[in-house]
RNA sequence: GGUGGACAGACGGUCGCCGGCGGUCCCCAGGGAUCGCUGGAGGAAAGUCCGGGCUCCACAGGGCAGGACGCUCGCGGAUCGCGCUGAGAGGCGCGAGUACGCGAGGCACCCCUCGGGGUGACGGAAAGUGCCACAGAGAACAGACCGCCGGGUUCCGCGAGGGAUCCGGCAAGGGUGAAACGGUGGGGUAAGAGCCCACCGCGCCUCCGCGCGAGCGGGGCGGCACGGCAAACCCCGUCCGGAGCAAGGCCAUGUAGGGAAGGAUGCGGUGGCCCGCCGCGUUCGACUUCCGGGUAGGCCGCUCAGAUCGAUGGCCGUCGCCGCGUCAAGCGGUACAGAACCCGGCUUAUCGUCCGCC
RNA sequence: GCCGGAGUAGCUCAGCUGGUAGAGCAGCUGAUUUGUAAUCAGCUGGUCGGGGGUUCGAUUCCCUUCUCCGGCU
Numbered sequence: 001g002g003u004g005g006a007c008a009g010a011c012g013g014u015c016g017c018c019g020g021c022g023g024u025c026c027c028c029a030g031g032g033a034u035c036g037c038u039g040g041a042g043g044a045a046a047g048u049c050c051g052g053g054c055u056c057c058a059c060a061g062g063g064c065a066g067g068a069c070g071c072u073c074g075c076g077g078a079u080c081g082c083g084c085u086g087a088g089a090g091g092c093g094c095g096a097g098u099a100c101g102c103g104a105g106g107c108a109c110c111c112c113u114c115g116g117g118g119u120g121a122c123g124g125a126a127a128g129u130g131c132c133a134c135a136g137a138g139a140a141c142a143g144a145c146c147g148c149c150g151g152g153u154u155c156c157g158c159g160a161g162g163g164a165u166c167c168g169g170c171a172a173g174g175g176u177g178a179a180a181c182g183g184u185g186g187g188g189u190a191a192g193a194g195c196c197c198a199c200c201g202c203g204c205c206u207c208c209g210c211g212c213g214a215g216c217g218g219g220g221c222g223g224c225a226c227g228g229c230a231a232a233c234c235c236c237g238u239c240c241g242g243a244g245c246a247a248g249g250c251c252a253u254g255u256a257g258g259g260a261a262g263g264a265u266g267c268g269g270u271g272g273c274c275c276g277c278c279g280c281g282u283u284c285g286a287c288u289u290c291c292g293g294g295u296a297g298g299c300c301g302c303u304c305a306g307a308u309c310g311a312u313g314g315c316c317g318u319c320g321c322c323g324c325g326u327c328a329a330g331c332g333g334u335a336c337a338g339a340a341c342c343c344g345g346c347u348u349a350u351c352g353u354c355c356g357c358c
Numbered sequence: 359g360c361c362g363g364a365g366u367a368g369c370u371c372a373g374c375u376g377g378u379a380g381a382g383c384a385g386c387u388g389a390u391u392u393g394u395a396a397u398c399a400g401c402u403g404g405u406c407g408g409g410g411g412u413u414c415g416a417u418u419c420c421c422u423u424c425u426c427c428g429g430c431u
Base pairs, nucleotide, nucleotide: 001358002357003356004355005354006353007352009319010318011317012316013315014314015313017040018039019038020037021036022035023034024033025032026031027030042336046347047346049345050344051343052342053341054244055243056242057241061275062274063273064272066240067239068238069237070236071105072104073103074102075101076100079096080095081094082093083092084091085090106122107120108119109118110117111116123235124234128233129232130229131228132227145174146173147170148169149168150167151166152165153164154163155162156161182200183199184198185197186196187195201224202222203221204220205219207218208217209216210215248300249299250298251297258291259290260289261288262287266280267279268278269277320334321333322332323331324330359430360429361428362427363426364425365424368383369382370381371380377414385401386400387399388398389397407423408422409421410420411419
């Protein structure tokens, strides 16, 4: 220095704050006062980024649309299912396993002291569509700008040869670019080229061996078709119904079925759409919009922290740590931040102290 | 508490199937005018809120974070 983990000042006194239980007293039936006992923030309570419980909508069904995720194996994992037990709350056991974490590997890429280390949202680019700016001749079944080679015509030159132009061949070299349609070597050729050959690379295989597996190694076949982008649309596979404690439930206050318009294979539950389901209703009319009238909130959900957004603190003494100071006296500092239904994960903030590993 | 949206020039906003970002107002200079305003011509001005990733390349796509705004009893 990196990385992982732990702590988040300690003790005593005193004055307070919020909740619970109990005693006494007062007003009179749920409040107040007082006394005693007892509980009272975090590793992130934060961001609300994921997943789940819980509640309601039909304890949620079918399809479309939409969204999330994507190598393999193992372990853990809020939770879920089943069984046992219990009056219940709950507890125990077995099984499954998401978000996510850890370990061991496979593959790809990067670094390098060549022994290793690091990173990875890591299915598919030979299903299809789309994009690849600028530069460049050509940017995806490509491409003759410079160049190389052959031939014709013509000019110059004694000649060798050179210039101009036309026709044709060539992807080896130059140059552009992030990327130029396998690489190296040899043969071959007018010059060249997987045109041919060897090795490497690539693809395919109902082949063989190893491995639980992802895959790896070998063999055979194929001269090579197949550039990149899916954190572009998309395809494949797996999963996901929606909304959220301001969910929702109970009690209760007020108005009285007020007026106007619309209104029928219609309206609402339904929050992307269709179907289905449930409820209401078809002129004595559900429901929608506007106007008018009127009101009062409380409790549960909610938790041995727990609500009204509001509490969880202040002071003194001693000690701890850090800094200044002279080794003293003394002074200053002691972080980030604060629950709001609960649980698991991720990310971010954090003065410092200690421990393990490198 | 829960849900949703937006950060681009001094201000208000465009730009979003990726290719070095523009408009109006404002500012500066010049012309016009006796002078000012208006008008005309030209110019300046940008960490696209911050960081990281994908990609040859990011305002745009993805992740994370900060700030601001709105709705719901």

This is a predicted complex of two RNAs, RNase P RNA and transfer RNA, with 431 nucleotides together.
It holds a member of the Rfam family "Bacterial RNase P class A". It is annotated as a ribozyme.
Model confidence (mean pLDDT): 77 of 100.